The RNA shown here (Bacterial RNase P class A) has 396 nucleotides and comes from Maritimibacter sp. The prediction has a mean pLDDT of 76. The sequence was found by an Rfam model in a public genome assembly. The model forms 94% of the base pairs in the Rfam consensus. It matches the Rfam family "Bacterial RNase P class A". Gene Ontology terms of the family: dimeric ribonuclease P complex, ribonuclease P activity and tRNA processing.
[in-house]
RNA sequence: GCGGAUGGCCGGAUGAUCGCCGCUAGGGCAGGGAAACCUGCCCUUGGGGAGGAAAGUCCGGACUCCACAAGACAACGGUGCCGGGUAACGCCCGGCCGGGGCAACCCGAGGGAAAGCGCCACAGAGAACAAACCGCCCCGGACGUGAUCCGGGGUCAGGCUGAAACGGUGGGGUAAGAGCCCACCGCGCGACCGGCAACGGAAGCGGCACGGCAAGCCCCACCGGGAGCAAUGCCAAAUAGGGACCUCACGCCCGGCAACGGGCAAGGCCGUCUUGGCCCUUGAGGUUCGGGUUGGCAGCUUGAAGCGUUCGGUGACGGACGCUCUAGAGGAAUGAUCGUCGGCGGUGGGCGCAAGCCCGCCGUUACAAAAUCCGGCUUACAGGCCAUCCGCGCGU
Numbered sequence: 001g002c003g004g005a006u007g008g009c010c011g012g013a014u015g016a017u018c019g020c021c022g023c024u025a026g027g028g029c030a031g032g033g034a035a036a037c038c039u040g041c042c043c044u045u046g047g048g049g050a051g052g053a054a055a056g057u058c059c060g061g062a063c064u065c066c067a068c069a070a071g072a073c074a075a076c077g078g079u080g081c082c083g084g085g086u087a088a089c090g091c092c093c094g095g096c097c098g099g100g101g102c103a104a105c106c107c108g109a110g111g112g113a114a115a116g117c118g119c120c121a122c123a124g125a126g127a128a129c130a131a132a133c134c135g136c137c138c139c140g141g142a143c144g145u146g147a148u149c150c151g152g153g154g155u156c157a158g159g160c161u162g163a164a165a166c167g168g169u170g171g172g173g174u175a176a177g178a179g180c181c182c183a184c185c186g187c188g189c190g191a192c193c194g195g196c197a198a199c200g201g202a203a204g205c206g207g208c209a210c211g212g213c214a215a216g217c218c219c220c221a222c223c224g225g226g227a228g229c230a231a232u233g234c235c236a237a238a239u240a241g242g243g244a245c246c247u248c249a250c251g252c253c254c255g256g257c258a259a260c261g262g263g264c265a266a267g268g269c270c271g272u273c274u275u276g277g278c279c280c281u282u283g284a285g286g287u288u289c290g291g292g293u294u295g296g297c298a299g300c301u302u303g304a305a306g307c308g309u310u311c312g313g314u315g316a317c318g319g320a321c322g323c324u325c326u327a328g329a330g331g332a333a334u335g336a337u338c339g340u341c342g343g344c345g346g347u348g349g350g351c352g353c354a355a356g357c358c359c360g361c362c363g364u365u366a367c368a369a370a371a372u373c374c375g376g377c378u379u380a381c382a383g384g385c386c387a388u389c390c391g392c393g394c395g396u
Stems, first nucleotide, its partner, number of pairs: 001392010012341007020049002023046001025044008051367001055378002058376005063228004068276006076224005081095005096110001097108004111219002116217002118213003133159002135155008167185006186208001187206003192201003232298004242289007251264005267279003305324008342365010
């Protein structure tokens, strides 16, 4: 200097004029009210007002409600190496193994194929206890030798096909050939050693099983109620405490003159069972027709919060101390106009050996907006800055 990799940050600034939302303090007007006070409008003052992704709605929660809850099973769904972090997770950190890359690094839907079922198109002889096409060897025949052809037997080392062909290389052996035998590699089992572990190393043993796919069904381990701020709660107001049909039950005991009250059974609430509970005691469940309410207030932003320092830890992160309060709209607020500057691109001129610097003109300035909140992941993004690492080249 060029190329690459990883992590982090910014993503326009500023002035003027007018405008918007909410909060604090003060004042004024109007309505309601006995008052306190409430509501609406106006003025002044002080400070606040969109994101790193607010997007996707893919995960996990906080919170709210639901007569169902606990335990055990079942169904369905999710995760899938080990150890840690976290409120939790399918997330993050560190490590192991496998794959890609010269490397820095990146990726992994990373348990099980010897429990079972299933699939591997086409090509090819043959695709999983498969297979014999070409070929090689032996015997017999045609024709005595050779060549060639036919039949039988042996063989799959070589060739073809394919993404993949029942281990690879070398040697011995054989009629030819084959783990048939041997050496090494590969594969399987592995005492012992290191590591919390995944796993790694490994004395030794075994000629050695018959490939791949589980992001095919499946098996194994672990986890999992449902719905969601349009949750939910309060106030005001209004209607029809509505009509029709179907199913089950319509019992017992006690008190009481009776009305009625209490308890039990039966029934119902859950996918099943056990336990506990709840509803009901003229009730429970289902189908259908129709009516009212569309108003106001709360939920609503102080939180597993942010920032700084320090300690522990490889790290994610955790502890301690200190500081800060950073939108809360309600059909949905931060906008409009003018000007200057900055960044990027193009272009003209000047200086300079060059790198580059100065002046002018034109264009442009990304992705994109809260709606209960938080922790993640994924996707989009013009341009700029910082740090570290790898490779190549050159110079000293």